[in-house]
Context: one part of a larger RNA
């Protein structure tokens, strides 16, 4: 892992609601007692609930309390229904749906591992170094000192046994739940080691690492309290039918929990109550706009004040391309500005239609309190985020189907079932791939389409204007492009052309005190400008459609889903067909609910129950509420029907039912055992890293 078996809302008591039943102004017994035995009841009237309340109470009583007393006020009275069982829903108390802690406490068991200590034993090849002391010699006045021997100290040196565990490799379902191999450290010491003994769990022991105390240690192990507790995670077993949420508010040692409300469901009651559409009547200060207020802010004019300069001893005066209040003019800005001011929305009134599970009250049962994206209006952020926080719609959540290649949230559209029928939506119609290689008119040349900005460009289409032009434009070619003058200044030089200033006059068809190149400065080339040749359009802008550049990323084209597409299979506008969904329609069927009709039933005669016919509407669904069923085991009827002429169980099969499921036949099996009507539960398993077994 697979299969099989086992595996989770139970039981008791109390309360409450609903259903059914008994009795009913009453209902009911508890303990106890009596009593049958194939079968069970009787008794017991204590007590409880109800029938009367009010008051703290005495107490009074359809009233009572408050008070001195109520004008009063509070709680009651009136039309009365309860109570005892059974069943079901729910709550409470108990382990209370099941499994799951880490922990806490009590009593015990452990020092054969290991830590430290005590007692008593054992062990340490070999080699090296050579302290003190001693002896002799030398030396001294005597010491001291020196030399040679002797000697054999040391947490001394090298290195086996022994002890350790620093490095590397291997091992890592190991040979091994800590090792092996090769190196390494200590090796007469705070050494290693045998045996016996001591210290025990908030305790020991610790040359101290929170280490060690039997493969367990920031509090051992065993048993018990014990089913500790778990606002947490996981799991929670058959079917069908109806409805169907929430992810919000408030509070919370509260934020992943809970309570109340909101939203769902079931029952009872009310009944034009509710919503939409329309008209009418209202409240309001948003969008926008505006500058009348409050503030902000630009320019001008005007002019206090201030600053600078000048005259000046003070006083005073003059001036200003400085700053600038108030007033005025022009043009602006504002969530916390408003002289103004919508659309929507909200409240109300009226009438009709639509709705057919729209409203409200009371009662039983919930779930929800992590929401997500998207459109719109905003706050926060960076007018960032698949960001965050509000408001208001939608969808998902709990929603399948078609489209967007694929795709919770986008577009279309809400799936009761069946059909080899039809029509459409979004989106599509060359092939993959159902349907137009449709039609009309344009555009695009970039594979733009099929990613992107500032910015850039004689790409190309359209529109309205402007200027020049047969008195000859634009382009090209031929010719001219002069004189005063090398203007003045500057400068070594400055002659159109380094720089500064000025930028005139003349001759002309025209020619700048010069557009660019050039020279040391000149020279030279060229342009503006003019004439000629030619011959018909040319030029500079504005608005706009579609394109171009700007444009670099990591496995592989890879930025149309692919193929492929160019008067298109791209883009724009228009037209007609068709395709296209679980939408709509058609045909058949099922269920729910409402209405009508007919039949049947009855302690209740009704707004009852039930069956059929007919008409309308409905039938996506998580949490969740409600309804109806299937099956398993056991009990009663029942020693049942049936059964060795073959029970249960098992295997196979083309049968029946809307489902859970149920028959029948054959085989196997070899002794039990249905159905029906009731009753009671150890009552249904793909999942809990579930448990046990098999493989």
């Nucleotide at each position: 892992g697979u299969c099989a078996g086992c595996g989770a809302g139970u039981u008791a008591c109390u309360u409450u609601a609903u259903g059914c039943g008994g009795c009913g102004a009453g209902a009911u017994u508890a303990a106890g007692c009596c009593g049958a035995a194939u079968g069970a009841g009787g008794u017991g009237u204590a007590g409880u609930c109800g029938u009367a309340g009010c008051g703290a109470a005495a107490g009074c009583g359809a009233g009572u309390c408050u008070u001195a007393a109520c004008c009063g006020g509070g709680c009651g009275u009136c039309a009365u229904a309860g109570u005892c069982g059974c069943a079901u829903g729910a709550a409470g108390u108990a382990g209370a749906c099941c499994c799951g802690a880490a922990a806490c406490c009590a009593g015990g068991u452990g020092a054969u591992c290991u830590a430290u200590c005590c007692a008593u034993g054992g062990c340490c090849a070999g080699g090296g170094u050579a302290a003190a002391g001693c002896a002799g010699a030398u030396g001294u006045a005597a010491u001291a000192g020196u030399c040679u021997g002797u000697g054999g100290a040391g947490g001394c040196c090298c290195g086996a046994a022994c002890c350790c565990a620093c490095u590397g490799a291997c091992g890592u379902u190991g040979a091994a739940a800590a090792g092996u191999c090769a190196g390494g450290g200590g090796a007469u010491g705070a050494g290693c080691u045998g045996u016996g003994g001591a210290u025990a769990g908030g305790g020991g022991u610790g040359a101290a690492a929170g280490g060690c105390c039997a493969a367990u240690c920031a509090a051992a192990c065993c048993u018990g309290g014990a089913g500790a507790u778990a606002g947490c995670u996981g799991g929670u077993u058959c079917u069908c039918c109806c409805c169907g949420a929430a992810a919000u508010a408030u509070a919370u040692u509260u934020a992943g929990g809970u309570a109340u409300a909101g939203c769902c469901u079931c029952g009872c009651a009310a009944g034009u109550u509710c919503a939409g559409u329309a008209a009418c009547g209202g409240a309001g200060g948003u969008a926008g706009a505006g500058c009348a207020c409050u503030g902000g802010a630009u320019g001008g004019a005007c002019u206090a004040g201030g600053g600078g300069g000048c005259c000046c001893u003070a006083a005073g005066g003059c001036u200003u391309a400085c700053c600038a209040a108030a007033c005025c003019c022009a043009a602006c800005c504002a969530a916390a500005c408003u002289c103004c001011g919508a659309a929507u929305g909200c409240c109300g009134u009226u009438a009709a239609c639509u709705g057919c599970g729209a409203u409200u009250g009371c009662g039983g049962g919930a779930g929800u309190c992590a929401g997500a994206c998207u459109g719109u209006g905003g706050g926060a952020g960076a007018u960032a985020a698949g960001u965050u926080c509000c408001a208001u719609g939608g969808u998902c959540g709990a929603g399948a189907g078609g489209g967007a290649a694929a795709a919770a949230a986008c577009c279309c559209a809400g799936a009761c079932c069946g059909c080899c029928a039809g029509c459409u939506a979004a989106g599509g119609u060359c092939c993959c791939c159902a349907a137009a290689u449709a039609c009309g008119u344009g555009c695009u040349a970039a594979g733009u389409g099929g990613a992107a900005a500032a910015g850039g460009a004689u790409g190309u289409g359209g529109a309205a204007g402007c200027g020049c032009a047969u008195a000859g434009a634009c382009a090209a070619c031929c010719a001219g492009g002069a004189g005063g003058u090398u203007u003045g200044c500057u400068u070594a030089g400055a002659a159109g052309c380094a720089g500064c200033a000025a930028u005139c006059c003349u001759u002309u068809a025209a020619a700048g005190a010069g557009u660019g190149c050039g020279u040391a400065a000149u020279a030279g080339c060229u342009c503006a400008c003019u004439g000629g040749u030619c011959a018909a359009g040319c030029g500079a802008g504005u608005c706009u459609g579609c394109g171009c550049c700007g444009a670099a990323a990591a496995u592989g084209u890879a930025a149309c889903g692919g193929g492929g597409c160019u008067c298109a299979a791209g883009c724009a506008c228009g037209u007609u067909a068709c395709c296209g969904a679980a939408g709509c329609u058609g045909c058949g069927g099922g269920c729910u609910u409402c209405g009508a009709g007919u039949g049947u039933c009855c302690u209740u005669c009704g707004u009852g129950a039930u069956a059929c016919u007919u008409g309308g509407a409905g039938c996506g669904g998580u949490a969740g509420g409600g309804g109806a069923g299937c099956g398993u085991u056991c009990c009663a009827u029942c020693g049942u029907a049936g059964g060795u002429u073959g029970a249960a169980g098992c295997u196979g099969g083309a049968c029946c039912g809307a489902a859970a499921g149920g028959a029948c036949c054959a085989g196997u099996g070899g002794a039990c055992g249905a159905a029906a009507u009731g009753g009671a539960a150890g009552u249904g398993c793909u999942u809990a890293u579930g448990c046990u077994g098999a493989c």

This is a predicted structure of a 695-nucleotide part of an RNA (large-subunit ribosomal RNA, domain II) from a Candidatus Parcubacteria bacterium. Model confidence (mean pLDDT): 85 of 100. RNAcentral holds the full RNA, with entries from ENA and SILVA.